[in-house]
RNA sequence: CAAGAUAGCUGGGCGGCCGCCGUCCCGCCUCAGGCGAGAGGGAGGAAAGUCCGAGCUCCACCGGACAGGAUGCCCGCUAACGGCGGGGCGGGGUGACCCGACGGAAAGUGCCACAGAAACAUACCGUCCGCCUUAGGUGGAUAAGGGUGAAAAGGCGAGGUAAGAGCUCACCGCUCUGGUGGUGACAUCAGAGGCAAGGCAAACCCCAUCCGGAGCAAGGCCAAAUAGGGGGAACAGGGUGUCCGGCCUAUCCCCGGGUUGGCCGCUUGAACCCGCCGGCAACGACGGGUCUAGAUAGAUGGUCGCCGCCGGACCUGCCAUCGGGACGAAGCCUCGAUUCGUCGGAGCGUAAACCAAUGGCAUCUCCGAUACAGAACUCGGCUUACAGGCUUCCUUGGGCU
RNA sequence: UCCCGGGUCGUUCAAUGGUAGGACAGGGGCCUUUGAAGCCUCUAAUCCAGGUUCGAGCCCUGGCCCGGGAGCCA
Numbered sequence: 001c002a003a004g005a006u007a008g009c010u011g012g013g014c015g016g017c018c019g020c021c022g023u024c025c026c027g028c029c030u031c032a033g034g035c036g037a038g039a040g041g042g043a044g045g046a047a048a049g050u051c052c053g054a055g056c057u058c059c060a061c062c063g064g065a066c067a068g069g070a071u072g073c074c075c076g077c078u079a080a081c082g083g084c085g086g087g088g089c090g091g092g093g094u095g096a097c098c099c100g101a102c103g104g105a106a107a108g109u110g111c112c113a114c115a116g117a118a119a120c121a122u123a124c125c126g127u128c129c130g131c132c133u134u135a136g137g138u139g140g141a142u143a144a145g146g147g148u149g150a151a152a153a154g155g156c157g158a159g160g161u162a163a164g165a166g167c168u169c170a171c172c173g174c175u176c177u178g179g180u181g182g183u184g185a186c187a188u189c190a191g192a193g194g195c196a197a198g199g200c201a202a203a204c205c206c207c208a209u210c211c212g213g214a215g216c217a218a219g220g221c222c223a224a225a226u227a228g229g230g231g232g233a234a235c236a237g238g239g240u241g242u243c244c245g246g247c248c249u250a251u252c253c254c255c256g257g258g259u260u261g262g263c264c265g266c267u268u269g270a271a272c273c274c275g276c277c278g279g280c281a282a283c284g285a286c287g288g289g290u291c292u293a294g295a296u297a298g299a300u301g302g303u304c305g306c307c308g309c310c311g312g313a314c315c316u317g318c319c320a321u322c323g324g325g326a327c328g329a330a331g332c333c334u335c336g337a338u339u340c341g342u343c344g345g346a347g348c349g350u351a352a353a354c355c356a357a358u359g360g361c362a363u364c365u366c367c368g369a370u371a372c373a374g375a376a377c378u379c380g381g382c383u384u385a386c387a388g389g390c391u392u393c394c395u396u397g398g399g400c401u
Numbered sequence: 402u403c404c405c406g407g408g409u410c411g412u413u414c415a416a417u418g419g420u421a422g423g424a425c426a427g428g429g430g431c432c433u434u435u436g437a438a439g440c441c442u443c444u445a446a447u448c449c450a451g452g453u454u455c456g457a458g459c460c461c462u463g464g465c466c467c468g469g470g471a472g473c474c475a
Base pairs, nucleotide, nucleotide: 001397002396003395004394007391008390009389010388012307013306014305015304016303017302018301020042021041023039024038026036027035028034029033044372048383049382051381052380053379054378055377056215057214058213059212061246062245063244064243065242066241068211069210070209071208072207073087074086075085076084077083088102089100090099091098092097103206104205108204109203110200111199112198124146125145126142127141128140129139130138131137132136154172155171157169158168159167173195174193175192176191177190178189179188180187181186219264220263221262222261229255230254231253232252233251237249238248239247258474271290272289273288274287275286277284278283308370310368311367312366313365316362317361318360319359320358321357323355324354331348332347334345335344336343337342402471403470404469405468406467407466408465411425412424413423414422419455427443428442429441430440431439448464449463450462451461452460
């Protein structure tokens, strides 16, 4: 210098004028309210998607079973989670790093099309042996080689064999037993065994763990209006998935009518910031500090000016590269002439001013544009969208010292 | 906010993890004096991205789009 990787921050600022929403204080008025002045506050990292988990509220409920759903290596964190951190194993990458839907195929059932001889089990070609009518045919043996396929009776090497085969041996793989290290997933070592265990569980399923339901339009209060109008069930029904048991309850279900207004819930939180300690970290304890929207057709906007970031155009300057200058000054070489001072010609060829093009940087001027996108009960996460700018420290390649 | 369904040629509907098909439309041909009808033939697609698998329209995850239902007081 170039190309990558990890972690994070920011994503407009200032001022003037006009216009919004809440709170507090004061004054006035026709006082559930309205007006005026002042003080101070007023969208996000995702407010989004509604994918998870909770807080909170209600169902008067409790226990069990089933259904349904979710998670799935180990250890930690957390209120909890399907989240986060750290590790193990596997995969990708030269590497920094990244990804993993990661329990079980020996509980059972199922699928593996086509091709191929054969997809849990085989012989098409081939190889070997015997016989025969000897381009060949036929009987037996074989599963090392070839073909097909995503996958073909563990892999590779040697021996052995009629030719072959874990048939035998060494190594690897697999299974079992034990030792060592580790909380553990696992790692590693030793021994035994010739070895029955292809793939698929984002196939049904089995195993372990967890889950009551509904949701702020939850749920309370006030006001107003109308039709307690109609039908059904009944010692049954209802009690927020189904069934059973307990318990509670005299109502429950359907159709229809009226109302569609106001207040609360509504913002102090598993909150945020700083310091220090523990921990690899996620995070936790302790100490100190801060109070930061609560709207309800839904508030924070419009306009003017300046500045900043980004893109483009243009002038000037600087740097770099290539081309011209340059058919070349100088220089080298060669030929000829020579009055020995040099002159002329051919060939090779370095450099500068300067010119043009391209790229980069800086100043001035002008133009354009300024990402994704708005709370609606609140938090912890995940996922998706995002113009531009900044920082971190690591890897690879090249160059210089 | 909660729940449910869907996206396949230009249009409308199929397809059990193993070759994406039928009809209408469009192009060409046959037939006919010409046209209609009929017959033959051809083109044309799985919303997007990723994953599982030998293989995905189908199974799983995320994103985009379309549609339906419920809801307040008493």
This is a predicted complex of two RNAs, RNase P RNA and transfer RNA, with 475 nucleotides together. The prediction has a mean pLDDT of 77. It holds a member of the Rfam family "Bacterial RNase P class A". Gene Ontology terms of the family: ribonuclease P activity, tRNA processing and dimeric ribonuclease P complex.